[in-house]
Molecule: Lysine riboswitch aptamer
Organism: uncultured Macrococcus sp.
RNA sequence: AGGUAGAGGUUGCAAUGAAGAUGAGUAAGGCCGCAGAUACGGUAUCGCGUAAAUGACGCAGCGUGAAAGGUGACAUUGCCGAAGUGACUCCUGAUGAUAACAGGGAGCUGCUGGGCUGGCGUAGAAGAUAUGUCAGACUGUCACAUUCGUGAUGCGCUACUU
Numbered sequence: 001a002g003g004u005a006g007a008g009g010u011u012g013c014a015a016u017g018a019a020g021a022u023g024a025g026u027a028a029g030g031c032c033g034c035a036g037a038u039a040c041g042g043u044a045u046c047g048c049g050u051a052a053a054u055g056a057c058g059c060a061g062c063g064u065g066a067a068a069g070g071u072g073a074c075a076u077u078g079c080c081g082a083a084g085u086g087a088c089u090c091c092u093g094a095u096g097a098u099a100a101c102a103g104g105g106a107g108c109u110g111c112u113g114g115g116c117u118g119g120c121g122u123a124g125a126a127g128a129u130a131u132g133u134c135a136g137a138c139u140g141u142c143a144c145a146u147u148c149g150u151g152a153u154g155c156g157c158u159a160c161u162u
Stems, first nucleotide, its partner, number of pairs: 001162006009080001012079006020071001028064001030062002033059002038051004042101001043099004083112004088107005113139002116136008140153005
């Protein structure tokens, strides 16, 4: 230097399924009152279409009343840069067309050993959750120290083997 096999944690990481809770007494629609000209097809423009004085949009009251994303006990599977995330580039991107956003994918590169708690920020309906950053204690590994501790961190560490 190469290869093989392992360890960190009973809240290690991710994927799939998933009861349930939340979403929410919300959206939508019905009745009715006020009011009076626009409203809708994700955003913008163009085009096309639908509804509308037999009352659009909106507000208030009454009766009914969802869903999606996110989360998820539990189960199964694959694993230990498992995985997450930032920047850049490219592709796709709701349709009739164009542009770009959300979202999704690929490449390249940087950061993060691990989970937890808290502050601030972003996303989100959210006191859920995810994620960025800062701080805190805990923990794994190695080095130094030997009294207790200090420092570093995964392209690392341990065992075996060539």